[in-house]
Context: one part of a larger RNA
């Protein structure tokens, strides 16, 4: 110097308290142990692994297992020889592949030959999701959006190193004054970028529709209009700028105006460093290792197994509720090998058909909780919906192992959940839908959007995690 204390001061964080909804009991998804199995590929491991790599395992992916085949190879690149490429088509076969029939004769160039493709050859060589993440780059995680880390010169100290950065105040912050052997100065904070909250200019087309006309069973449907919503572009507007009270000051307390007030609300942004933290299975690679096999092609399984065990979720246990009429209000997003209106058809899933629309035009598009009637009456029930039987529908070569959806019927277990333990401080939890991404189908997960929409915070003793000083130490 650091580090560490069941040493001390001070301060912060949904860390505690205070409140709300949950997990931990059920049944189901889904993800890990572990068992099993030919394989049940591989990685991730306290926080920081376990709806994690996977934002889509029926083939495929696919890395694994059987089993059938190939060896210059499924890919590159250089030689040689032969055929244009291409297609259509027999037999064998589970393909993979192997044997054969036909068609075709192209483009560059007089030729000789080229130049794509495709096939035998011969070799350099490919070729490894094989090993090392403790040989590495890169990329991330995490402490932590914590206030911190350090230079430079100059003092001090034999040194290591110390000051500066302590210190007395204030911040959300090493924020910023004030003193001060310090005196600057980097990366960090902060601002500058988006978005959202409020006016103005501008611009009006696919949006919009006050006034004016025209037209409809009805609609901005149609001349118009640029008001208004709304779209997007540039600006403004907020700074403790005003008023008051502390304060030397920094600043803080109250209060006015204001769509916003004290960094308005959210995002991006992540200092030096820690954990030999994760990744050689994105990718890149050093070094090792295989080479008629650790490569490579195929069919078929597996990855979906099930005595148990965890973790994350969904959907219950009902009246604030469940079913049935009826009726009202969204905002992101998407869309051409695509969303697909209107109509017909079926109880439905879907099916026919196909107007429109590369889309502020058309489509998915009725949001759902809600609201007004009605009906259940506290019950394992008109709660729940596992589960299993039939009978249908989609997708795709192909749902037997192993998809999704409907409809009949069948109704498990579930009476609010032990010890413990999570999340969240406002438009936040709770609750309720509605998108998208990956996809052919497949979501109870993910990433968003939106509707409704609280309770509590006394306080900083204690538990956690962190920051700054101080303080002991057999450890550096």
């Nucleotide at each position: 110097u650091g580090a560490c204390g069941g040493g001390g001061g001070c301060c912060c964080g949904c860390a505690c308290a205070a409140g709300c909804a949950g997990c931990g009991g059920a049944g189901c998804a889904u993800g890990u142990u572990g068992u099993u199995u030919a394989a049940u590929u591989c990685g991730a491991a306290g926080c920081a692994a376990c709806g994690c790599g996977a934002a889509g395992a029926a083939c495929c992916u696919u890395a694994c297992c059987a089993g059938g085949g190939c060896u210059u190879g499924a890919c590159a690149u250089c030689c040689a020889c032969u055929g244009a490429a291409u297609c259509c088509u027999g037999c064998a076969g589970a393909a993979a592949u192997g044997c054969g029939g036909g068609a075709g004769u192209g483009c560059c160039g007089c030729a000789a030959g080229g130049a794509a493709c495709a096939g035998u050859g011969a070799g350099a060589c490919a070729g490894g999701u094989g090993g090392u993440g403790c040989a590495u780059g890169g990329u991330u995680g995490u402490c932590g959006u914590c206030a911190g880390c350090u230079c430079g010169u100059g003092u001090c100290g034999u040194g290591a190193g110390a000051u500066g950065u302590u210190g007395g105040g204030u911040u959300a912050a090493g924020u910023c004054c004030c003193g001060c052997a310090a005196c600057g100065a980097g990366c960090g904070c902060a601002a500058c970028c988006c978005u959202u909250a409020c006016g103005g200019u501008c611009a009006g087309u696919u949006a919009c529709c006050a006034g004016c006309g025209c037209g409809u069973a009805a609609u901005g449907g149609c001349g118009g209009g640029g008001a208004c919503u709304c779209u997007g572009a540039c600006g403004g507007g907020a700074c403790a700028g005003c008023c008051g009270g502390g304060g030397u000051a920094a600043c803080u307390c109250g209060g006015a105006g204001g769509a916003a007030g004290g960094u308005g609300g959210g995002g991006a942004c992540g200092a030096c460093g820690u954990c030999a933290a994760a990744u050689c299975a994105u990718c890149a690679u050093g070094c090792u290792c295989c080479u008629u096999a650790u490569g490579u092609c195929c069919u078929g399984g597996g990855c979906u197994a099930c005595a148990a065990a965890c973790g994350u979720g969904c959907u219950a246990c009902a009246a604030u509720g469940g079913c049935c009429g009826a009726a009202a209000c969204a905002g992101a997003a998407g869309g051409a090998a695509g969303c697909a209106a209107g109509g017909g058809c079926g109880c439905a899933a879907g099916c026919c058909g196909g107007a429109g629309c590369a889309a502020a035009a058309c489509c998915g598009c009725u949001a759902a909780a809600u609201u007004c009637g009605g009906u259940c009456c506290c019950a394992g029930u008109u709660c729940a919906g596992a589960u299993u039987g039939a009978g249908g529908g989609c997708u795709g070569c192909a749902a037997c192992c192993c998809g999704c959806c409907c409809u009949c019927a069948u109704g498990a277990a579930g009476a609010u959940g032990g010890a413990g333990u999570u999340g969240c401080u406002a438009g936040u939890a709770a609750u309720c839908g509605c998108g998208a991404a990956u996809c052919a189908g497949c979501a109870c997960g993910u990433c968003g959007c939106g509707g409704u929409g609280a309770a509590u915070a006394c306080g900083u003793u204690c538990c956690c995690g962190g920051g700054c000083c101080u303080u002991g130490u057999a450890c550096u």